[in-house]
Context: one part of a larger RNA
RNA sequence: UUGUAUUGAAGGAACUCGGCAAAAUUACUCCGUAACUUCGGAAUAAGGAGUAGUUAUAUAGGGUAACCUAUAAUAACUGUCACAAAAUCGAGGACAGCGACUGCUUAACAAAAGCACAGGUCUCUGCAAAUUUGUAAAAAGAUGUAUAGAGACUGACGCCUGCCCGGUGCUGCAAGGCUAAAAUAAGAAAUUUUGGUUUCGAAUUUAAAUCCCAGUAAACGGCGGCUGUAACUCUGACGGUCCUAAGGUAGCGAAAUUCCUUGGCAUUUAAUUGGUGUCCUGCAUGAAUGGCGUAACGACUGUCCUACUGUCUCCAGUACAACUUCAGUGAAAUUGAAAUCUCUGUGAAGAUGCAGAGUACUUGCGGCUAGACGGAAAGACCCCGUGCACCUUUACUAUAGUUAUGUAUUGUGACAAUAAAUUUUUUGUGCAGAAUAAACGGGAAAGUUGUUAUUUAAAAACUUUUAUGCAAAUAAAUUGUUUUAACUUAAAUGAGAUACCGUUCUUAAAAUUUUUUGUUACUUAUUUUUUUUAAGACAUUAUAUAAUGGGUAGUUUGACUGGGGCGGUCGCCUUCUAAAGAGUAACGAAGGCGUACUAAGGUAAGUUUAAAUUAUUUAUGAUAAUUUUAAAGCGUAAUAGUACAUGCUUGCUUGACUGUAAGAUAUACAAAUCAAACAGGGACGAAAGUCGGUUAUAGUGAUCCGGUGAUUCUGUGUGGAAAAGGUCACCGCUCAACGAAUAAAAGGUACGCCGGGGAUAACAGGCUAAUCAUUCUCUAGAGACCCUAUCGACGGAAUGGUUUGGCACCUCGAUGUUGGAUUAUCGCAUCCUGGAAUUGAAGAUGGUUCCAAGGGUUUGGCUGUUCGCCAAGUAACGCGGUACAUGAUCUGAGUUCAGAACGUCGUGAGACAGUUUGGUCCCUAUCUACCGUAAGCUUUAAAAAAUUGAAAGGAUUAGACUCUAGUACGAGAGGACCGAGAAAAAUAAAUCUAUGGUGUAUCGAUUGUUAUACCAAUAGCAUUGUCGAGUAGCUAAAUUUAUGAUAGAUAAUUGCUGAAAGCAUUUAAGCAAGAAACUAGCCUUAAGAUAUAUUUUUUAGUUUGUAAUAGAUUAUUACAUAAAUAGACUUAGUGUAUAAGAAUUGUAAAAUUUUUAGCUUUUAAGUACUAAUUUUUAAAAAGA
Repeated sequence: UUGUAUUGAAGGAACUCGGCAAAAUUACUCCGUAACUUCGGAAUAAGGAGUAGUUAUAUAGGGUAACCUAUAAUAACUGUCACAAAAUCGAGGACAGCGACUGCUUAACAAAAGCACAGGUCUCUGCAAAUUUGUAAAAAGAUGUAUAGAGACUGACGCCUGCCCGGUGCUGCAAGGCUAAAAUAAGAAAUUUUGGUUUCGAAUUUAAAUCCCAGUAAACGGCGGCUGUAACUCUGACGGUCCUAAGGUAGCGAAAUUCCUUGGCAUUUAAUUGGUGUCCUGCAUGAAUGGCGUAACGACUGUCCUACUGUCUCCAGUACAACUUCAGUGAAAUUGAAAUCUCUGUGAAGAUGCAGAGUACUUGCGGCUAGACGGAAAGACCCCGUGCACCUUUACUAUAGUUAUGUAUUGUGACAAUAAAUUUUUUGUGCAGAAUAAACGGGAAAGUUGUUAUUUAAAAACUUUUAUGCAAAUAAAUUGUUUUAACUUAAAUGAGAUACCGUUCUUAAAAUUUUUUGUUACUUAUUUUUUUUAAGACAUUAUAUAAUGGGUAGUUUGACUGGGGCGGUCGCCUUCUAAAGAGUAACGAAGGCGUACUAAGGUAAGUUUAAAUUAUUUAUGAUAAUUUUAAAGCGUAAUAGUACAUGCUUGCUUGACUGUAAGAUAUACAAAUCAAACAGGGACGAAAGUCGGUUAUAGUGAUCCGGUGAUUCUGUGUGGAAAAGGUCACCGCUCAACGAAUAAAAGGUACGCCGGGGAUAACAGGCUAAUCAUUCUCUAGAGACCCUAUCGACGGAAUGGUUUGGCACCUCGAUGUUGGAUUAUCGCAUCCUGGAAUUGAAGAUGGUUCCAAGGGUUUGGCUGUUCGCCAAGUAACGCGGUACAUGAUCUGAGUUCAGAACGUCGUGAGACAGUUUGGUCCCUAUCUACCGUAAGCUUUAAAAAAUUGAAAGGAUUAGACUCUAGUACGAGAGGACCGAGAAAAAUAAAUCUAUGGUGUAUCGAUUGUUAUACCAAUAGCAUUGUCGAGUAGCUAAAUUUAUGAUAGAUAAUUGCUGAAAGCAUUUAAGCAAGAAACUAGCCUUAAGAUAUAUUUUUUAGUUUGUAAUAGAUUAUUACAUAAAUAGACUUAGUGUAUAAGAAUUGUAAAAUUUUUAGCUUUUAAGUACUAAUUUUUAAAAAGA
C1' cells in the first nucleotide's frame, strides 16, 4: 500500500448516474392492522407488548417405584447495561410505468417490458382429413373424428373493439376476352423415280391461370387540405370549396410514442432538465400489428418518505493474508541492438538517441506510474476488394411443390349434340318467257310414262293438313269427289330451254359408319379395406405443355468523388483557364449537340449589309444625304473566317458521281482528318475553269449475331444443283455507365467474417486562421451642453491558436472516446486581495484604465452531462493551455456491439446525431522520470565532533469586529482614508498532557455446546461468540505553533532640480518616493560546491550478541559482565470492579462478610536469576 473482516466521536445520503456497498430488521406468544379489491386477498400490512432464573400450583402419557417426558396458566421472589442474551434469522411504507399471474430465456457480459400462458378471434380440415416428414415404401396427426386436429393473430379479468374492399392477398363466379402443348387442317415451298418424302402453315376445337365481375379488414394495410364566420379581443357551434377507397370514432395523450422542449399551470424541495396531477399546440397516439382501466404478483424501470448506517463531511484504529527480509523451490508475457538524462529547437509535423544549451560521482534495494506514441490481440469503427457468408423482396435466372390440359395406364354401354363420308331423297325464283330455267354433257320426231291382261296401283283437279318460303309458290301426306291423259321437241321468250338419261354444285332431311364433345350408366383394369364394402375408368403413376412458385438455389446490384453516402456527372462540339508552336488538369468558369436542307447542294451571272444623325414625310414605317470596314448576314452554340464574298437575288441543273490515290496532319492501338493527281461518264459556263454535298469545327457507337440486295468467289468422294459461307453495298443498339463484361439482374447485415489501407474518415497532434477570441485605430453619433467620465455604428490595422471549420502530413500488424474522482502544473487577456491614474469621484458605494500571477478562488437542488438555471453563503467563487492534462491511478451514468420495446420510414430484410430499458474496463514495472533508503569510491593516512553556506525547496492568505470616530465629508440621509488592538477562519507543520476514537494475549458480565468422572470451579469453539469498560501505542474531531516585522532594488504612477528648446518639461547629467510581485529576511536540505571549504580533538572501525526513542532490508541509536540492553522476578502505577474458598441468611434462585478484593498486555523503579560470557587453535595484514 492492497485485500478480507471488525469498531468508531458529532452529523446522518450532504456521497453518487443511482442509498452501489454496508448498516438496520429478523424467532415465538399475545394485542392490533388502512386505502383498494376480482371479496379470495391486500396481511407477517403498518404499529405495539412480552420472553431469563427460583419457588408454589395444573393436566396428559410412561414407570413397581424414585421419578421422567410434553403442554399451559397464575402468583411471589432473585440477578444483570442487556434474558429469542451466541448462531440461524423479512427493513417498512407511499406514488407511477410495463407485463395479469406461477413459469421460460441469450451454458460464459442482457432475466427483461422479451417468450410462454389460461382466455379471445379468424382460416383450413368429413377421415384414405387438413397439416407435416420422406425419392418412395411408409410414418406423425391418431388407435383421435368438428366440444376434434392444424395454421395465424391477440394475450387473465372488466368496458370496448369505430370508418375504408380503391391497391395487395384470399374466396367465389356454367357468360365473355386472351392463352400452351395437343388434335384437325386449307394451303405454300423444296425435291422427286410422280408412289411419295421433308419443311412451313392460315383457320377450327381446347384448360387452369389472367382480364372482367363480386365478397372479404380479430386478411396485408389505410384512416385529408384550403378558407370565411359571433356586438372588445380570442375562439369558431355554422358555412364554402378541392381531393379521397375512406378521411382517426371511443379512449388515452410532452407518454417506453413530443422534435421544438428543461412546453404551460399546480404539487413535491431552501433550490428539481427528475417524480406526480392537469392542459392539448398528438413533429409522428388509437382500438386483437388490440385501445383504455385494473386487485394480486415482479432479483423489472422511475420518484418520494421513515428507520438505518464510514456512502459522505474526513478519515482513524485493530485482526488476519499478501507485499518486505532470510532459507528452499521456481513460471510468464516481452525482448533489433543498447554505453537507455532535462529543456528549447528541428524533423514522416509530439525525440533517451539529431542541433544548441544545461544538468549529472559509480551501483543496488523499497516505492510510484508521468513517458518509453509501454505489453496483449495483422483495428471490430471507416474506406477499399469487379472478396465471403447469411437474410429479404413486385432484382434476374432456374427449380421442389401445387394447379390445369393432352397422351399412356384405359375397358364396356346408353342418350343427346357436333363434324365428315357414303347411300336414298329433296332443294335451286333477275327480266322476258306458259313458268320457281341450279350447272354441264348426251339426247329425238319420234318417244316416254300411265291405263289396258286380273286386281291393285298411278296421274291430274278441288278440298284438308304439314314443311320451306316475306309472298307467290314448291314439296310431301291424306279423307272425300271428279277426270283420263300428260310432257318434251316445234313456235315464242331468253345469255341459257325444258321430256328422258348421266355426272356434279347448293339447300334440307333420313339412314349407316366414323370423329369429337357433353350427360349418364356398368364392372373387369386400378385404388381402398382384415373381411364385407366403397370408389371406378375418375383417382394414382409416368410423360409433354401452360400457369403459379424467395418454399429452395445460383448470382447480380457501376465508376468518378478533397473519406464514404446523398446530390451531380459519364460520349461529342465551341470558348476561357492554357503561361503568344502543339498539347495540358480540377465536382474550374460559360454554352451547345444526339440534327436540318432537293435546296439551305452544283455552276454562271448580277448585287451589298447594319446602326446612328439630319432632312422630307403618309411617322414603331418609307425616301434621300452623312458617319462608321462590317458595328450585318452566313439553318443552329461559341470561336475563327468572310464585302470584287463564304452574304443576298436570278437562270440552268444533280458532282449529295463510279473506280483509284501519291503525299501529309494527328496518333499507344483502334479510330479520325486533309488531299494534288489518274481513268470513266456528266452539270454549269462563251471560255478559263469549278463541281467527289452544305463558310469551318458537333449531329455519334467497335465486335458478335441477324436481315436485305448484288456477286466473274467456295461448294464436304467425284459431276450438277442446293444449303451454308466469302466479297461489295445497306439495315437492326439513349449497348447515353456512349472503347460497348450478359440476350437476361435489386436490396439488408448492429449476427457478421476474411484480406488490405494511415493510399481514406471518426479522437488526438501538425499546417492554416475563413469562423472565433482579444487589442489598437478613425470618429458619425449617444451622453441636457461637450466625440473620447461612460458607450460607440460604418470602416481600417494587428495579435492569439481556447470554438466551428479547411487540409489529409505521423499513427488502422490499435495513439482507448464524454463527464466525474484523484493529483496537479503553467500562461495572464486579473475574479478577490496589493499599488496607482481618471471619473458625469462630496463621503459611502461604484465606473473605466494602468501595474501586478504571491496566495486564494464554496457547498447544495435538477440533469450522464461539460455548460446552464436555481438555493444558500462568500473577499472572490477568474479565463485558458497541458493528447478537449490525468483509465499500465479509479469510475462507466452518457456515447458506441449482441436482447427488447415505442414513434417514424421501408412491400420486406431492416433503418433513424429519434426515444426507452438491460448490458465482462486485463497487465507481477525492464529503462527514463520522480519519492525514499543503502553500498562503493573520492575529498583524505584514518577517525570523531562542531561549523560555514554556493545552491535548491518550502512558506507567502484574506475577512468580520473594537478604538481612532459617529470624527473628516455631507442640507440631510449617511459615513470614511491613514493608524492601533484583540479573537476566530482557511492552509500547513508538529504533538498525545487533557477531550475523544481504536485498543483480537487487560478486566468483568453472559447465551449455546463440548471437555476436565460428578458438584463447584475452569478451559475450548461459536465474527475477539456476544455485551460493558479500557492501559500503552497510533490517531482527530483534540492540543500547540506558523503564515510577523524589516531592508534593498523596482513596476505602473508621483515628484525635486534642470537644459537641449532664454519659456515649459519627472530626464538628457543629477537626486527622490513607490506594490501581496523580485532579492534578502523566516523554516528545511545542503561541501559528489570534483575550484571537492573551515575549526577542534583524537588514533580507529567492523563482524557477533541483547535490544529500541530506530526500522521494508540495510542503515541509525543504546548496551555487551568494570553491564540494568532485553527477558524474568519484586514493588509501584494503570485498568477492571469486590476472585476462589469458607462462614452466615434464605425452601431455592441468590445475598452478605472475609474484600475497594482478585487479576492486570505494551508504563516506571529496583534486583544479574537468564541471555549479551569466557577460553583455545589456525591464517592474513599492519605496527613495534